[in-house]
RNA sequence: CCGUGCAGCCGGGGAGUUGGCGGUGCCCUGUACCCGCAAUCCGCCACAGCGGGGGUGAUGCCGAACCGAGGCCUCGUUCGUCGCUGGUGCUCGUGCGGCAAGCGGUGAUGAAGGCCAUGUCCCGUGCAACGUGGGGCUGUGAACCAGGUCAGGCCUUGACGGGAGCAGCCUUAAGCAGAGACCUGCGUGUGCCGCGGGGUUGCGUGGCCGGAGCCGGCUACCGUGCGGGGCCUUCGGCGGAGGGGUCGAAGGGAGGCGCACGG
Numbered sequence: 001c002c003g004u005g006c007a008g009c010c011g012g013g014g015a016g017u018u019g020g021c022g023g024u025g026c027c028c029u030g031u032a033c034c035c036g037c038a039a040u041c042c043g044c045c046a047c048a049g050c051g052g053g054g055g056u057g058a059u060g061c062c063g064a065a066c067c068g069a070g071g072c073c074u075c076g077u078u079c080g081u082c083g084c085u086g087g088u089g090c091u092c093g094u095g096c097g098g099c100a101a102g103c104g105g106u107g108a109u110g111a112a113g114g115c116c117a118u119g120u121c122c123c124g125u126g127c128a129a130c131g132u133g134g135g136g137c138u139g140u141g142a143a144c145c146a147g148g149u150c151a152g153g154c155c156u157u158g159a160c161g162g163g164a165g166c167a168g169c170c171u172u173a174a175g176c177a178g179a180g181a182c183c184u185g186c187g188u189g190u191g192c193c194g195c196g197g198g199g200u201u202g203c204g205u206g207g208c209c210g211g212a213g214c215c216g217g218c219u220a221c222c223g224u225g226c227g228g229g230g231c232c233u234u235c236g237g238c239g240g241a242g243g244g245g246u247c248g249a250a251g252g253g254a255g256g257c258g259c260a261c262g263g
Stems, first nucleotide, its partner, number of pairs: 001263006008056003011029004019045005033053005060257003066251001070247006077241007086232003090229009101219003104215003113209008121198006127191002129188007137178004146171004154163003
């Protein structure tokens, strides 16, 4: 120096997941062999993807330091935002009470206040209205067991006469139907109705006395409650900035880099 074989290499990292490791999926770096498997996962076990195929010898690989994308954790820090707790005469709305200054209404055709009567309320009762029942009224209504009259026929008698009685006709009872004028009992979510009694705080109406205020609708003011907003505040969530910690790709510079056999 050549050939064959072995070992190495042909991307790495963060979070998550996992007892742990690697991969699939997400993110970062940035270009880097191929195929199959895999989140209700897949394959392994500290030498921690498995299986199959291919390439490769310094523009490559290995260990350490520098720099450092990005991820994750954390905070007696700071800013923003959202929710929550409490406060606040800063503001808006709204409810209630007060006042009677302004506006308004009302008042000499008489305010406030006072007195009287009556109503409103309760009890009883009358009348009316309505409803319902009964009586009375009209019609109908009995093969025999209702009434009257009872043809014919029947019974009785020597005869005169007497008797029971079907059909028919007339009438009536219970019942059925009707009309609603009359009488009567009961009832009522009825009444511009009447009478008697009770009650009368308030309110309405009327009368009398009285002789100038009365009302509170709006505004203002005072007090109080509720709600919205602003501001302050307690606690928490999220996001940004900052501090600390941890892992760390890529990059620049320096260092190191095979083994066995054969020719």